[in-house]
RNA sequence: CGAUGGGGUAGAGGCGCGGGAUUUAAUAGUAAACUGUGUGAGGAUGACAACAAUGAUCACAGUUGAAAGGAAAUACUGCCGAAGUCAUUUAACUUGUCAAAGGUUGAUUGGCUGGGGUUACUUUGAAUAAGAGUAACACUGUCAUUAUGUGGGAAACCUCCAUAAUGAGGAGCUACAGGUCGU
Repeated sequence: CGAUGGGGUAGAGGCGCGGGAUUUAAUAGUAAACUGUGUGAGGAUGACAACAAUGAUCACAGUUGAAAGGAAAUACUGCCGAAGUCAUUUAACUUGUCAAAGGUUGAUUGGCUGGGGUUACUUUGAAUAAGAGUAACACUGUCAUUAUGUGGGAAACCUCCAUAAUGAGGAGCUACAGGUCGU
C1' cells in the first nucleotide's frame, strides 16, 4: 500500500426501544360474600379430601363489592437488535392435594423485522384500548449507483458539499485502534 473477517471499542437515527414506580380509565356494579323467596340432591375435567335436607344446585331480588392479565399518562432509569413477535424445547407458579387442560413468568434454540406512523383486512383481547400478521401509502435515517449544480486540485480524472431519481438491508452505517493474508 492492497485485500479480508456475522472480531473489538465508541457513536448516530427519533412521535426511537425496554424496565420497574406512581396515577388514571376500563375490566364492573362483574366475580365473590351475606340475606330473602322459590326449587329439592348433589355441585368442578378425573381421583381423593372437604362441603351438602341445620338445604347442595339453579333462578330472581336486596345489601356490600374486588383483583389479575391487557392499556394510557408522568417523571425516573437502562439503552440504540435497542427490542418486538412467531415457533420448538424446558423450569417455576397457578388459593385443600395429585393429575389434565388453560393461563402467567423465566431460560434455550431457530425464523422474521432499519425506525416510527396512517389506512384496510384477519387475529389475540371484555374492549370502541392495545398488540400481532398481511397488504397499501407516504415520512425518516444510513449506505450504494446515476444525474445536475457548486467549490478544490494544472489536465484526463479525482474529490467536498447540496439537490433529485433508483435500489439495498441492522449480518447494516459512521469513527478509531487493532487482527489475518499478500506485496

Lysine riboswitch aptamer from Mesobacillus maritimus, 183 nucleotides, folded computationally. The organism belongs to Mesobacillus, within Bacteria.